[in-house]
RNA sequence: UUUGAAAAAAGGCAAAUCUAUUGAAAAAUAGAGACGCAAAAUUACAGGCCUACUGUGGUUAUCCACUAUGGUGGCUGGGUUACCAAA
Numbered sequence: 001u002u003u004g005a006a007a008a009a010a011g012g013c014a015a016a017u018c019u020a021u022u023g024a025a026a027a028a029u030a031g032a033g034a035c036g037c038a039a040a041a042u043u044a045c046a047g048g049c050c051u052a053c054u055g056u057g058g059u060u061a062u063c064c065a066c067u068a069u070g071g072u073g074g075c076u077g078g079g080u081u082a083c084c085a086a087a
Stems, first nucleotide, its partner, number of pairs: 001087004012037002017032006035074001041080003045077003048072003055066004
C1' cells in the first nucleotide's frame, strides 16, 4: 500500500420497541434493549429519501399543492481515519 471477514484473537457499534427530554415536524439526545453491521467510525461534497415552521399559490370555512435554510452517514457514492490476519 492492497486484499479479506473464509478461519481465528481482542474487541467495537447498536435496529425495532419502551421511557424521559428537545423540536412545527421529520428526527435527535440519554437510559433500557439487540435486528444486524468489516468501517453500522467520521464528514451533508454529489445524488436519493423524509418533514414543511416560515414563505408562495389555490380554496367558502376548512384544507390542498409547491418549497429546505431542517433531517437522514444503519439509503448510495465520494473525502478522511482505523483493529486483526494474509500478501